[in-house]
Description
This is a predicted structure of a 321-nucleotide part of an RNA (large-subunit ribosomal RNA, domain IV) from a Candidatus Thorarchaeota archaeon. RNAcentral holds the full RNA, with entries from ENA. Its Rfam family is "Archaeal large subunit ribosomal RNA".
Context: one part of a larger RNA
C1' cells in the first nucleotide's frame, strides 16, 4: 500500500434509477401539551415543549409512632455533559393499491398476488349432492339443509343501469324431424332385400335465466358575434355505456390543456374529458385503521456528494534482531 474501527471545518441530498445500502440525528422515565379524519374504538408516543446527578431537611402513603420502599416539597452542591457509559423511536403531508392479523416463489420476486370475515349464486330430503376406486369399500360424515360440496366477489358505507339475439343452463309443449326393436306390408319354394307404422334420447319451436359465458352503435343539421348543440333528421341493434370514475397500475396520440408546488417538474397533487381501447360482484364509487407494498413533498439529520481530503487507533507494511 491494503485491512479493520473512529473523528472531521463549511455547504446540506447538490450524489443517485431512487436519501436504495451506508452513515447521522432522534431515543429510557416523570409531567405539560397533542390536528386533520374517523366506522367514536381510533389517529396519539401525533406533533411539539419542560425535567432528569448528588447532598440536606421536611412531608405524605403503607407499616407497628419502627425498619424498607414509594411519591412529592424546600435548600443547597459539583462537572462542558446527569436514561452521563450500556440500553434506547426520526417526524410531518398527500395520492395509488389491498379493507385489516395473516400466507407465499426452501437457494434471484413477500407484493398491489393467495387467503380472510362479509356478500351472491349453484347442487343435494339422506340408499342426497360431491370426491376417490375395475369392484369391494372409503372420504365428506359416526355429519343432516342454521348442513355438505361448487363458483364467483372480497371489511364497512353508497350503490351494482340496458340487453335472453349468439353460447351455456334450466324448463313447457307434444307441432316437426328423429334408430334399434316391436308391428303391418312387398318381394323370394325359405331368403336376401325392400316399403310403411310406432317411437326414446336428442335437436327445431315456445318460455325462462347475466352477482350464467358475455355484449352494452353510426351519420348529417340545427341557437340573432363566435363557439357550442339542449333540439330534429336518418342508417341500424337483442340492447346501444345509466350511476360513477378518468391521460388513473387501463389514454395511442402524450412531456395532452390549465392550475398548484420548484429558479427550473416526461415524475408528483387537484381539476377538465366525443375515454386509441372506463364503468359497475371479469364488480362501480369512497373510505376510519393497517402496511419491511409503490409515487410525490417539507422539516430535522448527516462525507450520499462538493471544496478535498485531512487526523486518531488497532493490524499490516517498514526497520532491526
Nucleotide at each position: 500500500a491494503a485491512g479493520a474501527g473512529g473523528u472531521u471545518a463549511g455547504g446540506g441530498a447538490a450524489u443517485u434509477c431512487g436519501g436504495a445500502g451506508u452513515a447521522a440525528c432522534u431515543a429510557g422515565c416523570u409531567c405539560c401539551g397533542u390536528a386533520c379524519c374517523u366506522u367514536c374504538g381510533g389517529a396519539a408516543g401525533g406533533a411539539g415543549g419542560a425535567g432528569u446527578g448528588c447532598c440536606u431537611g421536611c412531608g405524605c402513603a403503607c407499616g407497628a409512632u419502627g425498619a424498607a420502599u414509594g411519591u412529592g416539597c424546600a435548600g443547597g452542591u459539583c462537572g462542558c455533559a446527569g436514561u452521563g457509559a450500556c440500553u434506547a423511536g426520526g417526524g410531518g403531508g398527500u395520492c395509488c393499491c389491498g379493507a385489516c392479523u395473516g400466507u407465499u416463489u426452501a437457494a434471484u420476486a413477500a407484493a398491489a398476488a393467495c387467503a380472510c370475515a362479509g356478500c351472491g349464486g349453484g347442487c343435494u330430503g339422506c340408499a342426497a349432492g360431491g370426491g376417490c376406486g375395475u369392484a369391494a369399500g372409503c372420504c365428506u360424515u359416526a355429519g343432516u339443509a342454521c348442513a355438505g360440496c361448487c363458483c364467483g366477489u372480497g371489511a364497512g358505507u353508497c350503490c351494482u343501469a340496458c340487453u335472453c339475439a349468439g353460447u351455456g343452463g334450466a324448463g313447457u309443449c307434444u307441432a316437426g324431424u328423429g334408430a334399434a326393436a316391436g308391428c303391418c306390408g312387398a318381394a323370394u319354394a325359405c331368403a336376401a332385400u325392400u316399403g310403411g307404422c310406432c317411437u326414446a334420447a336428442a335437436c327445431u319451436a315456445c318460455u325462462c335465466u347475466a352477482a350464467a359465458c358475455a355484449g352494452u352503435g353510426g351519420g348529417a343539421g340545427u341557437a340573432a358575434c363566435u363557439g357550442u348543440g339542449a333540439c330534429u333528421c336518418u342508417c341500424u341493434u337483442a340492447a346501444g355505456g345509466u350511476a360513477g370514475c378518468c391521460a388513473u397500475a387501463u389514454g395511442c396520440c402524450u412531456u395532452g390543456u390549465c392550475g398548484g408546488g420548484u429558479g427550473a417538474g416526461u415524475u408528483c397533487c387537484g381539476a377538465c374529458g366525443c375515454g386509441c381501447a372506463u364503468g359497475a360482484a371479469c364488480g362501480g364509487g369512497u373510505u376510519a385503521a393497517c402496511g419491511a407494498g409503490g409515487g410525490c413533498c417539507c422539516c430535522a439529520c448527516u462525507g450520499u456528494u462538493c471544496c478535498c481530503a485531512a487526523c486518531c487507533u488497532c493490524u499490516a507494511a517498514c526497520c532491526u534482531a